[in-house]
């Protein structure tokens, strides 16, 4: 220098071919228990890496950029 893959909640990740942003763990609150732990219920938490484009509509398609992994040279 060139090719491929990945980037979504605090962490690990799902989200199939464009239309509702989610799960587990964690956090907070409440209930049970004398209390801790534990169980159950609820809640908070996201510019979907950044920018631009296509589209009525983008996590998803296209272009550029950044970071990480990997292959080739």
């Nucleotide at each position: 220098g060139g090719g491929g893959c990945u980037u979504u909640a605090g962490c690990u990740c799902a989200g199939c071919c464009g239309g509702g942003a989610g799960a587990g763990c964690g956090u907070u609150u409440g209930a049970c228990u004398g209390g801790c732990a534990g169980u159950c219920a609820a809640a908070a938490g996201g510019u979907c890496a950044g920018g631009g484009g296509u589209u009525c509509g983008a996590u998803c398609c296209c272009c550029c950029u950044a970071a990480g992994c990997u292959c080739c040279a």